Context: one part of a larger RNA
RNA sequence: ACCAACAACUUAAUCUAUGUGGUGAGCUUAAGCUUUAAUUGAAAGUGUAGGCGCAGUGAAAACGAGUCUUAAAUGGGCGUAAAUCAUAUGGAUUAGACCCGAAAACAAGCGAGCUAUUUAUGAGCAGGUUGAAAUAUUAGAUAAUAUCUAAAUGGAGGACCGAACCCGUGAGUGUUGCAAUACUCUGGGAUGACUUGUGAAUAGGAGUGAAAGGCUAAUCAAGCUUGUAUAUAGCUGGUUCUCCACGAAAAUUAUUUUAGUAAUGCGCCAUAAAUAUUUCUAAAGGGUAAAGCACUGAUUUGAAUCUGGCUCGAAAGGGUGUGGAUUCUAGAUAAACUAAGAAUAUUUAGAUAAUGAAUUAUGGUAGGCGGACUACGGGCGAGAAGGUCCGUGGUCGAGAGGUAAAAAGACCAGACUUCAAAAUAAGGUCCCAAAAUUACUAUUAAGUAAAAAGAAUGUUGUAUUUCUUAGACAAUCAAAAAGUAGGCUUGGAAGCAGCCAUCUUCUAAAGAAAGCGUAAAAGCUCAUUGAUAUAUGUUAUACAGCUUCAAAAAUGUAGAGGGAUUAAAAUAGUAUACCGAAUUUGAAGAAUCAGUUUAUACUGAUUGGUAGUGGAGCGUUCUGUAGGUCUGAGAAGAGGUAUACGUAAGUAACCUUGGAGAUAUCAGAAGUGAUUAUGUUGGU
Numbered sequence: 001a002c003c004a005a006c007a008a009c010u011u012a013a014u015c016u017a018u019g020u021g022g023u024g025a026g027c028u029u030a031a032g033c034u035u036u037a038a039u040u041g042a043a044a045g046u047g048u049a050g051g052c053g054c055a056g057u058g059a060a061a062a063c064g065a066g067u068c069u070u071a072a073a074u075g076g077g078c079g080u081a082a083a084u085c086a087u088a089u090g091g092a093u094u095a096g097a098c099c100c101g102a103a104a105a106c107a108a109g110c111g112a113g114c115u116a117u118u119u120a121u122g123a124g125c126a127g128g129u130u131g132a133a134a135u136a137u138u139a140g141a142u143a144a145u146a147u148c149u150a151a152a153u154g155g156a157g158g159a160c161c162g163a164a165c166c167c168g169u170g171a172g173u174g175u176u177g178c179a180a181u182a183c184u185c186u187g188g189g190a191u192g193a194c195u196u197g198u199g200a201a202u203a204g205g206a207g208u209g210a211a212a213g214g215c216u217a218a219u220c221a222a223g224c225u226u227g228u229a230u231a232u233a234g235c236u237g238g239u240u241c242u243c244c245a246c247g248a249a250a251a252u253u254a255u256u257u258u259a260g261u262a263a264u265g266c267g268c269c270a271u272a273a274a275u276a277u278u279u280c281u282a283a284a285g286g287g288u289a290a291a292g293c294a295c296u297g298a299u300u301u302g303a304a305u306c307u308g309g310c311u312c313g314a315a316a317g318g319g320u321g322u323g324g325a326u327u328c329u330a331g332a333u334a335a336a337c338u339a340a341g342a343a344u345a346u347u348u349a350g351a352u353a354a355u356g357a358a359u360u361a362u363g364g365u366a367g368g369c370g371g372a373c374u375a376c377g378g379g380c381g382a383g384a385a386g387g388u389c390c391g392u393g394g395u396c397g398a399g400a401g402g403u404a405a406a407a408a409g410a411c412c413a414g415a416c417u418u419c420a421a422a423a424u425a426a427g428g429u430c431c432c433a434a435a436a437u438u439a440c441u442a443u444u445a446a447g448u449a450a451a452a453a454g455a456a457u458g459u460u461g462u463a464u465u466u467c468u469u470a471g472a473c474a475a476u477c478a479a480a481a482a483g484u485a486g487g488c489u490u491g492g493a494a495g496c497a498g499c500c501a502u503c504u505u506c507u508a509a510a511g512a513a514a515g516c517g518u519a520a521a522a523g524c525u526c527a528u529u530g531a532u533a534u535a536u537g538u539u540a541u542a543c544a545g546c547u548u549c550a551a552a553a554a555u556g557u558a559g560a561g562g563g564a565u566u567a568a569a570a571u572a573g574u575a576u577a578c579c580g581a582a583u584u585u586g587a588a589g590a591a592u593c594a595g596u597u598u599a600u601a602c603u604g605a606u607u608g609g610u611a612g613u614g615g616a617g618c619g620u621u622c623u624g625u626a627g628g629u630c631u632g633a634g635a636a637g638a639g640g641u642a643u644a645c646g647u648a649a650g651u652a653a654c655c656u657u658g659g660a661g662a663u664a665u666c667a668g669a670a671g672u673g674a675u676u677a678u679g680u681u682g683g684u
Stems, first nucleotide, its partner, number of pairs: 001684006011095013026052003032046005056063002066078004098238002101235001105228006116202009125192001127161003130157001134153002137151005165189003170185004204220001206216003241617006251264005266367001267365007275358001276355003279351006291338002296334002300330001302328006309320004371396010401412003416589004422584002427579003430563003436576001438575006449565001454549002458546007467537001475532005481505003486500003511526001514525003590607007618673001620670005628663003637657005643652003
């Protein structure tokens, strides 16, 4: 891992609601006792102790269908309708209380044959090296036998090297190992605070510890065994047959409370009543959006007046204007501003239609109180977030189908079953791939067809506009002069370093010069003018459509799903047709509810569904029915069948096997249903 078997809402007492049955102003026995059948227990009787009910109200006296409150209530509170016993089901309480699951806590015992320390008594340590103290030994120095030096002797050491022995430094191997700590190489100690045998001592909040929370039998921040004990678990997991009807919530309030729980809101069931929703009309209050600036604040331009400051002046007075106040003018601002003020929404009343029970009350009983995205209105955040917190809708949650390539929350649409493929929705109609290579009019050239500010003789359209056959715009040829090198400045300054001025003349026209240039000149253009040639002309501006650039990302094209698409298969507009879903329609059938009927049918509506509620059934074991029925002419069980019936759980029939019991029906009682609990046991 697979298969099989086993495996979870029970039992008792009390309370409560509903159903059923008995009796009924009453109902009922408990313990005990008796009798009968009978043998680990059944029935009938007896037993009236007790319980519930038949009247309540008030603190009470007390009164009484009333009573209390009060001086008194016309008020207000609580009362004024049959119960009780048994039984079944739902729920509650107390018990292990649906099942499995802690880490722990406490009590009593068992452990020091492992290991820590201690104790008594024993044992062990090849070989080599170093050479301390000491010396009544020898020699020398010395007056000395003191003392010193040297030699010799000597053999100390938590001394050195290194086996046994003890340890376990580094690396490798091993990692279902040889091994629940080993092996190989390497390494540390090796006469010592050494190692070791045997006997003995100390223990569970205790021991022992050269101290690591180490060790105390592969167990240690409190050993092991048994018990309290089914500890407790607001936490995780699991909780077993079928069909039918309805169908939530993820909110408010409270909580040592936010993983829980209670009350309320939302579900279901029963009973009762007669509403409810939408639309229209009428009425009501408002202070939101937008708007506005009279108020409260914040705020800008201009003007006037007054004033503080600075300044001139002997003073009078003047100047400056950067501060403040007031008034006027114009502009503009606010969630905590409003003179004025919507739409929606809300509430009430009425009316006519529609829907067709969708509403309310009482009783019983749940789940639920981690929600998600989306649109709109807001707070927080950065007018970030698939962010967070509210409000109002929608969808998902609990919703399948079609569309968006794929997709919980977007768009369309709500799946009773089967069939057909008639009409459609969103969305589509060149191929993949069902349906238009449909018709008409434009645009785009970027394969644009996803993105901003900004940039641009991209291109299209609509307006306005300049000049123009007395010839425009562009092009070509020519002119572009004189006073004068204007004055000043300067080394120089001549149109063109800089400052000032910027006139006049000749002209068709020509700036005291718009650029390049020179040391300064010179030189080349431009403005301006003429000529040539020529118009379906040309200059400028505004608005609108599409396009270009702006445009960089991580495995591989990769921002239409792919192919591919250019008078389109792109974009904008108009038109017709078609495709397209579990929608609608058609055919057949089932169920629920309601209404007609009184026939067994017709009509109408309904039948997605998690938590959950209610209803109806299937099957298993045992008991009665059953001294019945089936069964060796083959029971149960097992394996099968292109069989029949039922919506299903299942039932029946037949075949094979099997070899002795099984059991209809209607009732009753439960150890009553397993694909899942890292379930338990067994097998493979």

Large-subunit ribosomal RNA, domain II from an uncultured bacterium, 684 nucleotides, folded computationally. Rfam family: Bacterial large subunit ribosomal RNA. The full RNA is in RNAcentral, with records from ENA. The gene name in the source record is rrl.